Source information
A computed fold for a 346-nucleotide part of an RNA from an uncultured bacterium, annotated as small-subunit ribosomal RNA, central domain.
Context: one part of a larger RNA
RNA sequence: CUGGGCGUAAAGGGCGCGUAGGCGGCAAAUCAAGUCAGGUGUGAAAGCCUUGGGCUCAACCCAAGAAUUGCGCUUGAUACUGGUUAGCUAGGGGAUGGAAGAGAAAAGCGGAAUUCCUAGUGUAGAGGUGAAAUUCGUAGAUAUUAGGAAGAACACCAGAGGCGAAGGCGGCUUUUUGGUCCAUAUCUGACGCUGAGGCGCGAAAGCGUGGGGAGCAAACAGGAUUAGAUACCCUGGUAGUCCACGCUGUAAACGAUGAGUGCUAGACGUUAGGGGGCAACCCUUAGUGUCACAGUUAACACGUUAAGCACUCCGCCUGGGGAGUACGGUCGCAAGAUUAAAACUC
Numbered sequence: 001c002u003g004g005g006c007g008u009a010a011a012g013g014g015c016g017c018g019u020a021g022g023c024g025g026c027a028a029a030u031c032a033a034g035u036c037a038g039g040u041g042u043g044a045a046a047g048c049c050u051u052g053g054g055c056u057c058a059a060c061c062c063a064a065g066a067a068u069u070g071c072g073c074u075u076g077a078u079a080c081u082g083g084u085u086a087g088c089u090a091g092g093g094g095a096u097g098g099a100a101g102a103g104a105a106a107a108g109c110g111g112a113a114u115u116c117c118u119a120g121u122g123u124a125g126a127g128g129u130g131a132a133a134u135u136c137g138u139a140g141a142u143a144u145u146a147g148g149a150a151g152a153a154c155a156c157c158a159g160a161g162g163c164g165a166a167g168g169c170g171g172c173u174u175u176u177u178g179g180u181c182c183a184u185a186u187c188u189g190a191c192g193c194u195g196a197g198g199c200g201c202g203a204a205a206g207c208g209u210g211g212g213g214a215g216c217a218a219a220c221a222g223g224a225u226u227a228g229a230u231a232c233c234c235u236g237g238u239a240g241u242c243c244a245c246g247c248u249g250u251a252a253a254c255g256a257u258g259a260g261u262g263c264u265a266g267a268c269g270u271u272a273g274g275g276g277g278c279a280a281c282c283c284u285u286a287g288u289g290u291c292a293c294a295g296u297u298a299a300c301a302c303g304u305u306a307a308g309c310a311c312u313c314c315g316c317c318u319g320g321g322g323a324g325u326a327c328g329g330u331c332g333c334a335a336g337a338u339u340a341a342a343a344c345u346c
Base pairs, nucleotide, nucleotide: 004317005316006315007300008299012314014201015200016199017198021194022193023192025088026087028085029084030083031082033081034080035077036076037075038074039073040072041071042070049065050064051063052062053061054060091191092188093187094186095184096183097182098181099180103177104176105175106174107173108172109171110154114150115149116148117147118146119145120144121143125136126135162169163168206247207246208245209244210243211242215241216240220236221235222234223233258313259312260311261310262309263308266291267290268289269288270287271286272285273284274283275282276281295302296301319346320345321344328339329338330337331336
């Protein structure tokens, strides 16, 4: 280098934007760089190979040929790739008219619940558990009524439903704002796909500064349980959970399934559109599900939302342990993250 793979056996980057690079629609003209053909020069000799010959054979030696798959120059060919020129519209983008949505940010508002405070009623229990106890309560608890305060989360609607690139997103209103889909076929005219580096986003926990703190609750304390109980259960309870700004950059970041394009039976739901039909219903585009043909798969299963048939580009894998560790580099306030071995051993 070729060859094999990546749902579950080792292996898809957490996700996007995008640089270089790689790859790239239809038809024409032209050039002839790649490509192909001819000629020519060179490609040392020896060796290898073939055919002869010489030592009695062979090894060995001699001669000729072939080969030297390459490179240069030159003459041509023009299907494909490439360059240039001028076009096209099926890809892409724009326009116009519609549609849905927990997509994002900021500000404001609302009710239920919880806890606390004040006042009233009221009296001996309440709470909790498998059973208890710690705990609260005659200084009046629990219960109940009225008023007030605070913080956090938004019941029903709610759906295998919707939106987003992923993480994720759910009370209501306003403002700002991103994306998607459908229809028309009006404009542009390949403007495309992927994407090493790079840049950005990125749950939870954690960190810094300043706020906030109702409920919950690592740590911690106590009560139980138990042989023990540094747990499971109970009573408390601090960081944290919340907000602003800044870091961290990881997850079973999962569909354990990279992105794009085309092709390959259907059936039944559902979401948003469009068309036909009075309607029942039928057709169609984009999503989201269940089943299933061909095909695939080691099996499970996948099956137009592919794990089928192909092409393009990226990432990754190569026995188990040592180890996602050590050392070094980079990043970070730290915690640590990232890149990433070897000895040894089976």
The prediction has a mean pLDDT of 88. The RNAcentral record of the full RNA draws on ENA, Greengenes and SILVA. Rfam family: Bacterial small subunit ribosomal RNA.